[in-house]
RNA sequence: AGAGUUUGAUCCUGGCUCAGAACGAACGCUGGCGGCAUGCUUAACACAUGCAAGUCGAACGAGGUACAGAGCUUCGGUUCUGUAAUAGAGUGGCAGACGGGUGAGUAACACGUGGGAAUCUACCUUAAGGUACGGGAUAACUGUUGGAAACGACUGCUAAUACCGUAUAUGCCCUUCGGGGGAAAGGCUUCGGCCGCCUUGAGAUGAGCCCGCGUCAGAUUAGCUAGAUGGUAGGGUAAUGGCCUACCAUGGCAACGAUCUGUAGCUGGUUUGAGAGGAUGAUCAGCCACACUGGGACUGAGAUACGGCCCAGACUCCUACGGGAGGCAGCAGUGGGGAAUAUUGGACAAUGGACGAAAGUCUGAUCCAGCAAUACCGCGUGAGUGAUGAAGGCUUUAGGGUUGUAAAGCUCUUUCAGUAGGGAAGAUAAUGACGGUACCUACAGAAGAAGCCCCGGCUAACUCCGUGCCAGCAGCCGCGGUAAUACGGAGGGGGCUAGCGUUACUCGGAAUCACUGGGCGUAAAGCGCGCGUAGGUGGUGGGACAAGUUGGAUGUGAAAGCCCCGGGCUUAACCUAGGAAUAGCGUUUAAUACUGGAGGGCUAGAGAUUGGUAGAGGGAAAUGGAAUUCCUAGUGUAGAGGUGAAAUUCGUAGAUUUAGGAAGAACACCAGAGGCGAAGGCGGUUUCCUGGGCCAAUACUGACGCUGAGGCGCGAAAGCGUGGGGAGCAAACAGGAUUAGAUACCCUGGUAGUCCACCGCUGUAACGAUGAGUGCUAACGCUGGUUGAGUAAUUCAUCGGUGUCGUACUACGCAUUAAGCAACUCCGCUGGGGAGUACGGUCGCAAGAUUAAAACUCAAAGAAAUUGACGGGGGCCCGCACAAGCGGUGGAGCAUGUGGUUUAAUUCGAAGCAUCGCGAAGAACCUUACCAGCCCUUGACAUGGGCGUCGCGGUUCCGGGAGACCGGUACCUUCAGUUCGGCUGGAUCCCGCACAGGUGCUGCAUGGCUGUCGUCAGCUCGUGUCGUGAGAUGUUGGGUUAAGUCCCGCAACGAGCGCAACCCCUAUCUUCAGUUGCCAUCGGUUCGAGCCGGGUACUCUGAAGGAACUGCCGGUGACAAGCCGGAGGAAGGUGGGGAUGACGUCAAGUCCUCAUGGCCCUUACGGGCUGGGCUACACACGUGCUACAAUGGCGGUGACAAUGGGAAGCGAAGGGGCGACCUGGAGCAAAUCCCCAAAAGUCGUCUCAGUUCGGAUUGCACUCUGCAACUCGAGUGCAUGAAGGUGGAAUCGCUAGUAAUCGUGGAUCAGCAUGCCACGGUGAAUACGUUCCCGGGCCUUGUACACACCGCCCGUCACACCAUGGGAGUUGGUUUUACCCGAAGGUGGUGCGCUAACCAGUUUACUGGAUGCAGCCAACCACGGUAAGGUCAGCGACUGGGGUGAAGUCGUAACAAGGUAGCCGUAGGGGAACCUGCGGCUGGAUCACCUCCUUA
Repeated sequence: AGAGUUUGAUCCUGGCUCAGAACGAACGCUGGCGGCAUGCUUAACACAUGCAAGUCGAACGAGGUACAGAGCUUCGGUUCUGUAAUAGAGUGGCAGACGGGUGAGUAACACGUGGGAAUCUACCUUAAGGUACGGGAUAACUGUUGGAAACGACUGCUAAUACCGUAUAUGCCCUUCGGGGGAAAGGCUUCGGCCGCCUUGAGAUGAGCCCGCGUCAGAUUAGCUAGAUGGUAGGGUAAUGGCCUACCAUGGCAACGAUCUGUAGCUGGUUUGAGAGGAUGAUCAGCCACACUGGGACUGAGAUACGGCCCAGACUCCUACGGGAGGCAGCAGUGGGGAAUAUUGGACAAUGGACGAAAGUCUGAUCCAGCAAUACCGCGUGAGUGAUGAAGGCUUUAGGGUUGUAAAGCUCUUUCAGUAGGGAAGAUAAUGACGGUACCUACAGAAGAAGCCCCGGCUAACUCCGUGCCAGCAGCCGCGGUAAUACGGAGGGGGCUAGCGUUACUCGGAAUCACUGGGCGUAAAGCGCGCGUAGGUGGUGGGACAAGUUGGAUGUGAAAGCCCCGGGCUUAACCUAGGAAUAGCGUUUAAUACUGGAGGGCUAGAGAUUGGUAGAGGGAAAUGGAAUUCCUAGUGUAGAGGUGAAAUUCGUAGAUUUAGGAAGAACACCAGAGGCGAAGGCGGUUUCCUGGGCCAAUACUGACGCUGAGGCGCGAAAGCGUGGGGAGCAAACAGGAUUAGAUACCCUGGUAGUCCACCGCUGUAACGAUGAGUGCUAACGCUGGUUGAGUAAUUCAUCGGUGUCGUACUACGCAUUAAGCAACUCCGCUGGGGAGUACGGUCGCAAGAUUAAAACUCAAAGAAAUUGACGGGGGCCCGCACAAGCGGUGGAGCAUGUGGUUUAAUUCGAAGCAUCGCGAAGAACCUUACCAGCCCUUGACAUGGGCGUCGCGGUUCCGGGAGACCGGUACCUUCAGUUCGGCUGGAUCCCGCACAGGUGCUGCAUGGCUGUCGUCAGCUCGUGUCGUGAGAUGUUGGGUUAAGUCCCGCAACGAGCGCAACCCCUAUCUUCAGUUGCCAUCGGUUCGAGCCGGGUACUCUGAAGGAACUGCCGGUGACAAGCCGGAGGAAGGUGGGGAUGACGUCAAGUCCUCAUGGCCCUUACGGGCUGGGCUACACACGUGCUACAAUGGCGGUGACAAUGGGAAGCGAAGGGGCGACCUGGAGCAAAUCCCCAAAAGUCGUCUCAGUUCGGAUUGCACUCUGCAACUCGAGUGCAUGAAGGUGGAAUCGCUAGUAAUCGUGGAUCAGCAUGCCACGGUGAAUACGUUCCCGGGCCUUGUACACACCGCCCGUCACACCAUGGGAGUUGGUUUUACCCGAAGGUGGUGCGCUAACCAGUUUACUGGAUGCAGCCAACCACGGUAAGGUCAGCGACUGGGGUGAAGUCGUAACAAGGUAGCCGUAGGGGAACCUGCGGCUGGAUCACCUCCUUA
């Protein structure tokens, strides 16, 4: 510090995810030791048991025990005195308000920080003074008595540092300034004193109170408040104060967020982070609050009291049923809850606390120990050597590689743990729980001590096997459908290590809430527009102030922690000394640039005055013509209207056409990227009223400005209410069409509405998708308007509109009208969906608007640009693509292939073009892969081992069998080398094992080969340049070509694969060569003939050359490339034909040509054989043949080719047969012989008919091939003589030696061609042209497509699951108001009953007073009750929409002009997407026009 993930790829936006650190953690696997920390985060749930607060006899009395002494004694004991070592209870004092726990409540002066004044403070320190004289009770105890108990009641006795009075009063308190009031306690003593007590002052400590500032979320909580805010008087308190009461006033708080709701103890700190921040508030420390829940006071210096009291409530326990007891959020521990958190331990030795004069007692505070890898830190599990690179494992290309110096072996060491011995510090005299602990020494022995996760990318680390979209994995992307580095196992490797992973939570990365440090034209995001309140912000010069600001000094900022530097544990963690640092706040001092407050100036902002000026700016009234419709009249006859085509409709009851009248609405031309307005918007003309802008000049005011949360106003269309109006248009509706349907598009009608008045509501794609204002920042313009000035044109200034180029900003683009720079104000944004929805509030008559979530779900959604592909987008161009022609197919019969059906089997493959006379250049058996039956199992075929033989093999005959095969028989033949050995080679039988074999599967595992786009002109690269980049440029453009062919231009310059050429055939000529070819000349022969001699001229054959290149001329074109015409030439513009197939596409075809991975079968899915099938037949399709006839049939005639083939062959002459054919066998391995007859042609006849056309079908008789023609061959003769009279929709081929037509040959092959391949003969017609159909190329455009339109994608319905809204109601929590009740308690009143001290009087125990108590009354008040609300949550029949879900239904809405451009608002309608009306937008394609820009 970044990385993965949207795309075919790119860049941006944007979310999701990961790598880091941390933890009071938990879970899984594993686990040696020690140190040091930490350990109920959940139920503030309930608690058995034990302990956690006592102490003082030197405050006090009595009794007991023990001891001592004395007396009495029945010798058992008992009484008295004394002692104090003793225990329990009581009176009294001090402490139980500390220490310890917890975080429920609390959003608050609770906490933090800094200040303040009206206070108290036991024990402690210090200072001053005092400590005198009296008095009456009471517990314990005794007796009686109630009760189950807890606990009491009465009588009697007694003490004090308990209680009371009097005296005194340096200080003290009150005061009306006269005066008044108020204390005390003794104890011990070694008599020195010590400890106390009272009053007062001061201090220290602790506590109370007040204030400034800071301190969570929600506005779907906006108003709250009646002791409420203040005053006066009084009360109360330690003390100020509405703290309380009476009276008076009506205040106080709040948008700088009151009130309400939810959540929460706060802080030092902790964690993360570069920091700023964020999250958090365990352990330790400070403060607060609480102690079963609620209320209350008492005591006290201090409490409204965790281990005190009273009352109410819930719960638990005891009970004799009458009544009582209790409070672990102290330490252990139990149950429960939970993923989860320890021992009912030891000691007061240390530190600290309470009491005590002290000894001491108490102390679950504390110090220790136990449990837990819970965190952090340290150590160990050995070290060295050791290559035959052992064995084993894994893997392999079978050689090897790897585990791996790893092991074994050899040589060492002993940390930790173990055993034994010694043995601390912690304690300054005594006292040590820890603890025989830490530590030290000795001994034995490598001995007792390694796991966990991961290995597709991110992210370090790879192979084999198993599995086969299963099982499973997964943090994100994603793996798994038979070759998985992603699942499971194994081997190997990587990481960390007594731990390792996972999960949860926090920060980081995330600049992803942006103060540091983000954005808003199109990605989410500028309110529709204005006016304006609060707020924010603000021109210029000077003087003074010093609030902000800045510097200095000072106080505070607890300790611990963090940081620095030292020290102590062997180190570290840990502990510890010192220092530094610390935001902020307070006080003080200084400065005055900037901001600010106050005062006084200025005129550049703003306003104002005067005079002009343009304009569809607004409102009201009046008025005009054209057109539409209707009515009336006239004329006059059959149509009109409407559409792609029609129909509904109107018209013989007279339409359309003409004239007149009526009504309503809108204002042609002018008219223009012209004008005005804040926006919406505004358009005939005239008048009246009225707003704003601009220009020129200028008395004046003197910052009056800008923005603007709330607020107020305006705001198209549609829609709503009331009343008018209604010509046209036109949602709804009706009808007609279209269609599979058509609730639409089209047509005919037509109602609301559109118009007016008065209202009220709403609100847009209200857009420049760009908030408002100010200033600054190059040029070049163009245009329009206005005004003024100077003028010859025209220039300058100002306002508005619109461009080119340039800096910055992803891209597109914007660019003085910024989307640039700078500052200021406001609104709004934070992934997509759910959703601008639900609920709640506000507004509205309604429709609805506004404000505005969550659950759940996805890993994307999106912007711009790029390359393709596509378009029922555009431009240019080509092709037998269309057109122009010729001939066909589709109809018939037959042949052949396919589908389907059938079958035991009808083997398999090929499937739009690019399958279908295709694989198959030839299925009777064979082929043959299929079916039935019968046989074989190392096999029909290959290699290796063993035994035997020397062969093998061939022929004849016999038997069984359908045959394969089996059994027998006779004969023929007898391999080569040799070391003479079955020794070697070779052959063969048998045996057993490895293996053979498979036309079995996968062409979606493959090679090879092939088809297709397409013989279309394209496809790329290097360097350079442009762009952030994908990419672009080159390859586009202007011409031209068959062509990316060539030329010119150009940030490109070159190059490669294709095109063309080079190759072959053909057309012309020359040369060479002439046999088997040829025969002009010469001769010969039969006289028929190159038949012979001869010749090589010609034809021809076959080799080498020539020739054609836009080379020449003219025209045209940019003077180019080229094109047009011409000459010459056998041939003219690639002369004609062939071979040749770029990068790639179709997971195209083929595992059945061959090869091959994997899988499958192995007495069978292999091998052999016989028979059958591939030849079936209601039917459908493709490709052909033959025809339908006279351009013909039949008969006669007999001329002219070329390519080829031939030995298991072609087969002549001759002979036979009507013929197929038979016989025959010459010649020929071929320019020699044979196949071999060419046919169309020509002559005659037939005369338009199912024929002298046509030949299917069938019968009979034959021929040939072949073991064999039944299923199932071809041919011949005779006879038979079907359909068919030129073929619907549709569709195919062909541009010249072509189509058409005619015959010929070949491959395969025993035989079988209408198919295929090849050959020649005869030999046309037409092409104006590129609008249209199809295919293709280039450029451009749109795109939501990229598996690329056979794409993508929307909504209803049906099914499953999930969360959620409404819902009659019902249950619970919380809260408010009113009323009732009114425990305990303190306060007030009363107090007839009771009352020791003090006083008085009588007097010797009485009376009265004072005081106090019980009781009673009153107000306050907890719990409780009644009634009415508010609010939150749970459940809820039924119901609404939403989300998700490999292959459900209906349609086709959107993306291309998406086939009716889309979208927004609104209204109506419809199964659904949607359709239609009205207004708006471009985020609409295409063509044309206008305008504008650049260049000439």
Source information: Small-subunit ribosomal RNA from an uncultured prokaryote, 1496 nucleotides, folded computationally. The RNAcentral record of the sequence draws on ENA.